A computed fold for a 349-nucleotide part of an RNA from a mine metagenome, annotated as small-subunit ribosomal RNA, central domain.
Context: one part of a larger RNA
RNA sequence: CUGGGCGUAAAGGGCGCGUAGGCGGCCUUCCAAGUCGGGUGUGAAAGCCCACGGCUCAACCGUGGAAUUGCACUCGAGACUGAAGGGCUCGAGGACGGGAGAGGAUGGUGGAAUUCCCAGUGUAGAGGUGAAAUUCGUAGAUAUUGGGAAGAACACCGGUGGCGAAGGCGGCCAUCUGGACCGUAUCUGACGCUGAGGCGCGAAAGCGUGGGGAGCAAACAGGAUUAGAUACCCUGGUAGUCCACGCCGUAAACGAUGAGUGCUAGACGUUGGGGAACCUAGUUCUUCGGUGUCGCAGCUAACGCAUUAAGCACUCCGCCUGGGGAGUACGGCCGCAAGGUUAAAACUC
Repeated sequence: CUGGGCGUAAAGGGCGCGUAGGCGGCCUUCCAAGUCGGGUGUGAAAGCCCACGGCUCAACCGUGGAAUUGCACUCGAGACUGAAGGGCUCGAGGACGGGAGAGGAUGGUGGAAUUCCCAGUGUAGAGGUGAAAUUCGUAGAUAUUGGGAAGAACACCGGUGGCGAAGGCGGCCAUCUGGACCGUAUCUGACGCUGAGGCGCGAAAGCGUGGGGAGCAAACAGGAUUAGAUACCCUGGUAGUCCACGCCGUAAACGAUGAGUGCUAGACGUUGGGGAACCUAGUUCUUCGGUGUCGCAGCUAACGCAUUAAGCACUCCGCCUGGGGAGUACGGCCGCAAGGUUAAAACUC
């Protein structure tokens, strides 16, 4: 440089915003850089190739031609790409009118449950297991009633329901705030797509400082089990789990399926809107957006996918190239650390 690929065989970046770059709708004028055609010059010789010729042939040599697919200049062409100008509205965005939602942040607030504390009733057990024991209890436990305190999580509704770019989001109320969708077709007039670097977000665990600590519970201790039992089971129990601020930057971060656009049979659910018909209720039909199940063509190694494609195409990015060594070493960058990221080779099969 190139081919073939990336759901499960190696391979989609965890997700977004966006710089450079790449790519880019319809009509028209113009330029002629790319592009295409003609001409001229140049593209040394030798060699290769072709023809003829010279050594008796050949190798070898000579003469001529072709080729040298290139470059420069010049004359043209104007479809496509591009530059410049004008116009358009279907892409994109805005305005206005709507309804839906665990989307985010902050503050407040509610009940059930749990544990603890105080008091009453009450008496010998309770707890736990496959069975037990450790454990708690006559200093009155367990059970039950009343009162109080604390922290954390929000039963039912709840749903292949909803929202979010992903991670993720669930009691209720208020304030602030992001996005999507539907309708009108009123405005702008290609303002678009993708996106190397970069920047931001990013579950859980972990780290720093300060708080908080009910329940749960790594570590740890004890009791069992067992040949042993550094486990599974039981009784306890500290970090942690919670809050604030700051780090970490990973994951089976999964749909193991990058983003955008167009096209390509249907059927049945569900969710958010709009429209129409019928006699209102409601039902039926229809349309746009989301989310599911099945299924044709097509695709696939098969499994399966199938208008939410893994079908048919286009644009851009990321990534793969036998197994082990190894996501390791070294170096760089980042981090308080843990470590993360970038990322080999020898050797070996």
The prediction has a mean pLDDT of 88.
RNAcentral holds the full RNA, with entries from SILVA.